[in-house]
A computed fold for a 69-nucleotide RNA from an uncultured Clostridia bacterium, annotated as transfer RNA. Rfam family: tRNA. It is annotated as a transfer RNA. The prediction has a mean pLDDT of 85.
RNA sequence: GCGGUGAUGGUGCAACGGCAGCACAUUGGGGUCAUAGCCCAAAGACGAGGUUCGAAUCCUCUGACCGCA
Numbered sequence: 001g002c003g004g005u006g007a008u009g010g011u012g013c014a015a016c017g018g019c020a021g022c023a024c025a026u027u028g029g030g031g032u033c034a035u036a037g038c039c040c041a042a043a044g045a046c047g048a049g050g051u052u053c054g055a056a057u058c059c060u061c062u063g064a065c066c067g068c069a
Stems, first nucleotide, its partner, number of pairs: 001068005007062001010024004018053001026042005047061004
């Protein structure tokens, strides 16, 4: 230099251009003599810019990883 993959709660991952979900973790409650397990609930996220009526999704950039040279 060229090609490819992915960037989303604290962590690991989903998500036809039209509602951002799941698991674990955290917090509160229930339950227990008590702790844990278990049950119920809550808080918490889309790397930056652009295109579009509308972007997690398309384009560009940034930085990361893999391969080729």
It was read from a public genome assembly.